[in-house]
Molecule: transfer RNA
Organism: Leptospirales bacterium
RNA sequence: AGGCUGGUAGUUCAACGGCUAGAAUAGGGGUCUCCAAAACCCUAGAUGAGAGUUCGAUUCUCUCCCGGCCUG
Repeated sequence: AGGCUGGUAGUUCAACGGCUAGAAUAGGGGUCUCCAAAACCCUAGAUGAGAGUUCGAUUCUCUCCCGGCCUG
C1' cells in the first nucleotide's frame, strides 16, 4: 500500500430497514438475615465520527478513526 473482518451499557453478546435498541453479568437501592453470602424485587446505563439513500438507518452506501487477520 491492497484485501477481508469487527467496533452497540463498565464487561460479554443480541437486534427482517419500522418497537421504548434487549439479555446476562457488574454498579446503586430495597426485602430477607444477629451480620454477611445466596435468593428475590426495583433502578440507572450504550449504537466509533461525519455525510448520503430512504417516509423511516444499529442495519444499506461513501469517507475517516480504532482493533484483528491475510497478501506484497